[in-house]
Context: one part of a larger RNA
RNA sequence: UUGGGUGUAAAGGGUAUGUAGGUGGUGAAUUAAGUCGAACGUGAAAUCCCUUGGCUUAACCAAGGAACUGCGUUCGAAACUGAUUCGCUUGAGCGACGGAGAGGAAAGCGGAAUUCCCGGUGUAACAGUGAAAUGUGUAGAUAUCGGGAGGAACACCAGUGGCGAAGGCGGCUUUCUGGACGUUUGCUGACACUGAAAUACGAGAGCUAGGGGAGCAAACAGGAUUAGAUACCCUGGUAGUCCUAGCCGUAAACGAUGUGCACUAGGUGUCUGGCCCUCUGGGCUAGGUGCCGCAGUUAACACUUUAAGUGCACCACCUGGGGAGUACGGUCGCAAGACUGAAACUC
Repeated sequence: UUGGGUGUAAAGGGUAUGUAGGUGGUGAAUUAAGUCGAACGUGAAAUCCCUUGGCUUAACCAAGGAACUGCGUUCGAAACUGAUUCGCUUGAGCGACGGAGAGGAAAGCGGAAUUCCCGGUGUAACAGUGAAAUGUGUAGAUAUCGGGAGGAACACCAGUGGCGAAGGCGGCUUUCUGGACGUUUGCUGACACUGAAAUACGAGAGCUAGGGGAGCAAACAGGAUUAGAUACCCUGGUAGUCCUAGCCGUAAACGAUGUGCACUAGGUGUCUGGCCCUCUGGGCUAGGUGCCGCAGUUAACACUUUAAGUGCACCACCUGGGGAGUACGGUCGCAAGACUGAAACUC
């Protein structure tokens, strides 16, 4: 390479939008590029293959045939693919109506709690642990009552509940705003799927500048523990955690499962719509979200209409372990570093 694969053995890109490209529903007509048939030309010789022959045989050599699976030209076929034209409505989109939702952004508001400050009451302890000590407290702590400040997070509701492409999203109200779903089948008429590159988004940590700082808390300090204890435990505590603007672009970014479409027994929960009935309930249906399970698949575990089953389209990725996600080079970044990514050698 041909292949074979990618839930857990190596392997699905973190996610989306989308360019090129690849692929593409259904009817008819035309065309004849692909495709198929035929004829002609060409496809040097040698080689290979077959049949004979010549050296005592063989290797070797000679003759004839076949073959050279290809290319070109001409004629023909029209099912399939392509192209052109005219249609169709089931794919896709639009419209109308409707309800659900922690989807996003901004502004405002609220209560509980922690901490701190002020005042009252009050007196000797408090705090902490396995036990202690460091620590706080007679300069009046802890406790308790009243008042105030400030920051961060939103108990109950809360649910294998909901929403979002993923990351993720949870107090309340208002404004702006995205998507999905159901019903209708009115409109367009294949407008579709995927998607290298590119672009956008992307937890946490980290970085730059300016704010903010209650609690928590890397680093750090002290107390313990211990043979030691650069830890686990305790008392403190700075970056950070929060906000604004900008970078970074990584995660066990996981369902360790790419996206889309079609098909293939059921049962039982639940969420949101629609329809119906004999209505504390039940049935049908659409879209989500769980569990169980047949066929089938799988090395097994397991998966099973939310597939890891059966097929199609496109993309990404893998090819023994280590060396190594390293070196070098390049691109990006303020940096940290990210992306791309070997080889020698070794087993």
The part of an RNA shown here (small-subunit ribosomal RNA, central domain) has 347 nucleotides and comes from a Candidatus Omnitrophota bacterium. Lineage of the source: Bacteria > Pseudomonadati > Candidatus Omnitrophota. It matches the Rfam family "Bacterial small subunit ribosomal RNA".